[in-house]
Context: one part of a larger RNA
RNA sequence: GGAUGAACGCUAGCGGCAGGCUUAACACAUGCAAGUCGAGGGGUAACAUAGAGAAGCUUGCUUUUCUGAUGACGACCGGCGCACGGGUGCGUAACGCGUAUGCAACCUACCUCUUACUGGGGAAUAGCCCGGAGAAAUCCGGAUUAAUGCCCCAUAGUAUUAAUUAACCGCAUGGAUUUAAAAUUAAAGAUUACGGUAAGAGAUGGGCAUGCGUCCUAUUAGCUAGAUGGUAAGGUAACGGCUUACCAUGGCAACGAUAGGUAGGGGGCCUGAGAGGGUGAUCCCCCACACUGGUACUGAGACACGGACCAGACUCCUACGGGAGGCAGCAGUGAGGAAUAUUGGGCAAUGGAGGCAACUCUGACCCAGCCAUGCCGCGUGCAGGAAGACGGUCCUAUGGAUUGUAAACUGCUUUUAUUUGGGAAUAAACUCCUCUACGUGUAGAGGCCUGAAUGUACCAAAUGAAUAAGCACCGGCUAACUCCGUGCCAGCAGCCGCGGUAAUACGGAGGGUGCAAGCGUUAUCC
Numbered sequence: 001g002g003a004u005g006a007a008c009g010c011u012a013g014c015g016g017c018a019g020g021c022u023u024a025a026c027a028c029a030u031g032c033a034a035g036u037c038g039a040g041g042g043g044u045a046a047c048a049u050a051g052a053g054a055a056g057c058u059u060g061c062u063u064u065u066c067u068g069a070u071g072a073c074g075a076c077c078g079g080c081g082c083a084c085g086g087g088u089g090c091g092u093a094a095c096g097c098g099u100a101u102g103c104a105a106c107c108u109a110c111c112u113c114u115u116a117c118u119g120g121g122g123a124a125u126a127g128c129c130c131g132g133a134g135a136a137a138u139c140c141g142g143a144u145u146a147a148u149g150c151c152c153c154a155u156a157g158u159a160u161u162a163a164u165u166a167a168c169c170g171c172a173u174g175g176a177u178u179u180a181a182a183a184u185u186a187a188a189g190a191u192u193a194c195g196g197u198a199a200g201a202g203a204u205g206g207g208c209a210u211g212c213g214u215c216c217u218a219u220u221a222g223c224u225a226g227a228u229g230g231u232a233a234g235g236u237a238a239c240g241g242c243u244u245a246c247c248a249u250g251g252c253a254a255c256g257a258u259a260g261g262u263a264g265g266g267g268g269c270c271u272g273a274g275a276g277g278g279u280g281a282u283c284c285c286c287c288a289c290a291c292u293g294g295u296a297c298u299g300a301g302a303c304a305c306g307g308a309c310c311a312g313a314c315u316c317c318u319a320c321g322g323g324a325g326g327c328a329g330c331a332g333u334g335a336g337g338a339a340u341a342u343u344g345g346g347c348a349a350u351g352g353a354g355g356c357a358a359c360u361c362u363g364a365c366c367c368a369g370c371c372a373u374g375c376c377g378c379g380u381g382c383a384g385g386a387a388g389a390c391g392g393u394c395c396u397a398u399g400g401a402u403u404g405u406a407a408a409c410u411g412c413u414u415u416u417a418u419u420u421g422g423g424a425a426u427a428a429a430c431u432c433c434u435c436u437a438c439g440u441g442u443a444g445a446g447g448c449c450u451g452a453a454u455g456u457a458c459c460a461a462a463u464g465a466a467u468a469a470g471c472a473c474c475g476g477c478u479a480a481c482u483c484c485g486u487g488c489c490a491g492c493a494g495c496c497g498c499g500g501u502a503a504u505a506c507g508g509a510g511g512g513u514g515c516a517a518g519c520g521u522u523a524u525c526c
Base pairs, nucleotide, nucleotide: 001526002525003524004523006522007521008520009519010518013378014377015376016375017374018373019371020370021336026334027333028332030331031330032329035080036079037078040077041076043073044072047071048070049069050067051066052065053064054063055062056061057060087289088288089287096214097213098212099211100210101209102208103207106206107205111202112201113200114199115198116197117196118195119153120152121151122150129142130141131140132139133138166177168175169174215261216260217259222252223251224250227249228248229247230246231245232244233243234242264286265285266284267283268279269278270277271276291312292311293310294309295308314325315324316323317322342368344367345366346365350364351362352361353360354359381412382411383410384409391403392402393401394400395399417463418462419461420460421459422458426453432447433446434445435444436443437442438441470515471514472513473512474511475496476495477494481510482509483508484507485506491498492497
């Protein structure tokens, strides 16, 4: 000098863009953050419509009962989603990450393309109803019922297993093709759309393996029994001591094993001419975690933040028998701390889940609020004006110098401010309507509808210099000097150092210098 997720002191007009618990992965009140589909189902708790009945009378109204009949729909069965998105950095020195390869050792729901099929039957169970236990959470028994829930049968090539055949290829285990006896599927709704099953291919996402790179300590020198390898079996989507039985005795290490400490990694960011050094906030990719530890279930995918079970610590409810909970989601609270924000608005846009769709949900996201935390921009006026005014300060003191064109005064301007008026873009889609093309569901054209931010940005007019300057420093380094006070005192100080009676170094004043809505100090890095 540059830089910062900064803090502190003094000060403060505005806007745009960004950023905002670096500490206790400490504990959390409250609300919200993952639902959706009635075009899968039985149904009808609520609302609305319709019909029928009853009662009251104001004779066309009110109250009430019934009917799932219709729009819809609480709870329930079922499907898909909940493994994404969002948070944090505890752990991890590791194939965790980065980079480059490999899989003749693998999986992949939804999506796209291709081929084929979609036939017949059955038994339950939730809900509803009845009864019971319990303070509650919740649970038990009986009867009965549905399905795109579950089961069985038929149909089967190139899918799986396999006695087998032939001729090829490669990179070692091997691979692809061909022949051939046995086992495995399908679901309905319907006006269409949309679905389901089997097989193949793609796309996407993952899994595994390997080369190289990846902090400090030798005041850590030896470490290792599933340990290293083999055979066999099990397990996995898949290879493998991944696991088990048996056998062998190996394997790593001064090119640093093992142990200890520290730490998420990278793209990047800061600095530097570069080499390098430091760092890993915001944004993006990967990893790990979800009160602490462990376990599996479901599923295409989890060993699952707002799922389950067990144990532990903590908090809460209790009728003492027993139960409930997990903000490292968004806000917010307490605590810790030098220190870090609103218990806001909206799904209008983008994206996501479900749905044919309308739509519903979405603290992702888009916006607004707070904070000079940073960067950038603008303003606090401009021109004229010498009696060089008054006042202040200084001096060689009837006077002069300086503050200083500074002020007053005259003219001008209106960014900004205030008031008034106008006023966006972000919206194009989906749906619906009309039309065109091919053709029967696609593409295209036109029309209708939809804005949280927002009466915001922006524009125009009016008023009037009106609403707006501080902070640090002035001995040298280092730009900027005098007076007074103090008298090795009080104090200053980054280094050298200053102060003991003429202090440009302390304190005040006048003047000056630097930067400026900021300026200094502290901390850290180069």
Molecule: small-subunit ribosomal RNA, 5' domain
Organism: uncultured prokaryote